[in-house]
The RNA shown here (Bacterial large signal recognition particle RNA) has 264 nucleotides and comes from a Desulfitobacteriaceae bacterium. Model confidence (mean pLDDT): 76 of 100. The sequence is in RNAcentral, with records from ENA. Of the family's consensus pairs, 88% are formed in the model. Rfam family: Bacterial large signal recognition particle RNA. For this family Rfam cites "Prediction of signal recognition particle RNA genes" (Regalia et al., Nucleic Acids Res, 2002). By type it is a non-coding RNA gene. The gene name in the source record is ffs.

RNA sequence: CCGUGCUAGACGGGGAGGUAGCGGUUCCCUUCACCCGCAGUCCGCUAUAGCGGGGUGGAAUUCCAGAGGGAGGGCAGCGCUUGUAGAGCAGUCUUCAAUUAGCCUCAAUGAGGUUUUGGUCUUGCGCAACAGGACUCUUCGAACCGUGUCAGGUCCUGACGGAAGCAGCACUAAGGAGUUCGUUCUGUGUGCCGCAAGAUUACCGGAACCGAGGGGUUAAUUUUAGGAACGUCUGGAAGCGUUUGUGCGAUCAAUGGUGCACGG
Numbered sequence: 001c002c003g004u005g006c007u008a009g010a011c012g013g014g015g016a017g018g019u020a021g022c023g024g025u026u027c028c029c030u031u032c033a034c035c036c037g038c039a040g041u042c043c044g045c046u047a048u049a050g051c052g053g054g055g056u057g058g059a060a061u062u063c064c065a066g067a068g069g070g071a072g073g074g075c076a077g078c079g080c081u082u083g084u085a086g087a088g089c090a091g092u093c094u095u096c097a098a099u100u101a102g103c104c105u106c107a108a109u110g111a112g113g114u115u116u117u118g119g120u121c122u123u124g125c126g127c128a129a130c131a132g133g134a135c136u137c138u139u140c141g142a143a144c145c146g147u148g149u150c151a152g153g154u155c156c157u158g159a160c161g162g163a164a165g166c167a168g169c170a171c172u173a174a175g176g177a178g179u180u181c182g183u184u185c186u187g188u189g190u191g192c193c194g195c196a197a198g199a200u201u202a203c204c205g206g207a208a209c210c211g212a213g214g215g216g217u218u219a220a221u222u223u224u225a226g227g228a229a230c231g232u233c234u235g236g237a238a239g240c241g242u243u244u245g246u247g248c249g250a251u252c253a254a255u256g257g258u259g260c261a262c263g264g
Base pairs, nucleotide, nucleotide: 001264002263003262004261005260006259010056011055012030013029014028015027016026020046021045022044023043024042034054035053036052037051038050063257064256065255068252072248074246075245076244077243078241079240080239081238082237084235085234086233087232091230092229093226094225097222098221099220100219101218102217103216104215105214106213112210113209114208115207116206117205118204119203120202121198122197123196124195125194126193127191128190129188130187131186132185133184134183135182137178138177139176140175146171147170148169149168154163155162156161
């Protein structure tokens, strides 16, 4: 140096969480990294830190260390975004007002006001209207149980004459129909026609008196009240950030280190 066979070690690692601590099951990151059983009210260990069983390759690209490097996520702060709870304290917004100025308009043919007197309003009475009823008027209207007249016929009488009386006709009762005039009764948020009483904020009108402003709109300033939509302030939550700091840190990795036996 080569070949063969063994053994040590290897067959993932890291962050968070949990734990007295370590590892696993759990969640996450990385990437090439066996199988079975146990395990979150946990399972197994003790600083040599999973336990039990099986398998693969095996002294080197594979084991050990590792300059460099830096995936990733943890903690704290900062910034941004989203939404949440509260405050209401200056701003935006809505509202009651005031002042100044401009513009338009009304006004000595009187802005606006004072006094007085009427009306509109309420109630009562009267009157009218409307609606309904009754009466009056006209007309129709009784086989018999209404009246008058009663043909025919009937009855009484010796006769003269008389009596009752159907139909018809006429007039009416009960009742029906009708239009307007008239009379009367009842009713009505019908009407202000008349009278009286009441009420009197408001509106309209008349009379007398005083005498110069008023209304609308715009802008600026001030102010009253409101609300919480926006902005502002406070608290806390989530997400993002090659934003800051800090700790941990995988793969990769220059380089270095590391057995035994036999044979050639």